[in-house]
RNA sequence: GUGACCCGCUGGGAGAAUCGGCGCAGCGCCGAUGCCGAAGGAGCAACCGCCCCGGAAACUCUCAGGCUUCAGGACCAGCGGGCCCGA
Numbered sequence: 001g002u003g004a005c006c007c008g009c010u011g012g013g014a015g016a017a018u019c020g021g022c023g024c025a026g027c028g029c030c031g032a033u034g035c036c037g038a039a040g041g042a043g044c045a046a047c048c049g050c051c052c053c054g055g056a057a058a059c060u061c062u063c064a065g066g067c068u069u070c071a072g073g074a075c076c077a078g079c080g081g082g083c084c085c086g087a
Stems, first nucleotide, its partner, number of pairs: 003084001005082008017033007034067003040063001041061003047055003
């Protein structure tokens, strides 16, 4: 100093409802039915590997989560730090 991985910060970041009831009523809670997929989880699998067996998605399912805002949010970029390998 580079790459991979991990952590933190900053910026960007989609989808999807209605009705009813209660409450000192911007909002919160409860119930019914409906809906969404990009926290997490699960399933199949292209593919990959050290090929016995493993690793595997943005696909699929919606248990969880979400369906005003806030918050959360896979993923991407930048910065900082950590760690390992190689040159």

Predicted 3D model of an 87-nucleotide RNA (Glycine riboswitch aptamer) from Rhodobacteraceae bacterium 63075. Of the family's consensus pairs, 91% are formed in the model.